The RNA shown here (transfer RNA) has 72 nucleotides and comes from a Nanobdellota archaeon. It matches the Rfam family "tRNA". About the family: Transfer RNA (tRNA) molecules are approximately 80 nucleotides in length.

[in-house]
RNA sequence: GGACCCAUAGUUCAAUGGAUAGAAUAAGGGACUUCGGAUCCCUUGAUGGGGGUUCGACUCCUCCUGGGUCCA
Repeated sequence: GGACCCAUAGUUCAAUGGAUAGAAUAAGGGACUUCGGAUCCCUUGAUGGGGGUUCGACUCCUCCUGGGUCCA
C1' cells in the first nucleotide's frame, strides 16, 4: 500500500427492512435466612460517528474511527 471480516446493556450474545431492540450475567432493591451464600420476584442499563436509499434502517449503500485476519 491492497483485500476481507467485526463494532448492540458493565460483560457474553440474539434480533426476515416493520409491535415497546431481547436473553443470560453483572449492578440496585425486595422476599427467604440468626447473618451471609444459594434460590425467587422487581428495577436500571445498549445499536461506534457523519451522510444517503426507503413509507419504514441494528439490518442495505457510502465515508470516517477503532479492532482483527490475509497478501505485498